RNA sequence: CCCCGAUAAAGGCAAACCUGGGGAAACCCAGGGACGCAAAGCCACGGGUCUACGGUGCGUUAUGCACUAUGACAGCCGGGCUGCCGAA
Repeated sequence: CCCCGAUAAAGGCAAACCUGGGGAAACCCAGGGACGCAAAGCCACGGGUCUACGGUGCGUUAUGCACUAUGACAGCCGGGCUGCCGAA
């Protein structure tokens, strides 16, 4: 230094759920709360998943239906960048 990761030390993050706020939604933010996490820090690059305001098509008296990411998820997998500690 790399791999690795402990009943170590110092710290960190925070699922579900609740409250308030933003958003068409997915989802996000803040507070509470802890299921978990050694990158659960960051990046939508590949795959995947979610949503469909708008758009396109179809249809209806009308509500509608299908497709679509330009939206979202980094706590789905891979990849990239960065980083604390140091027993075996």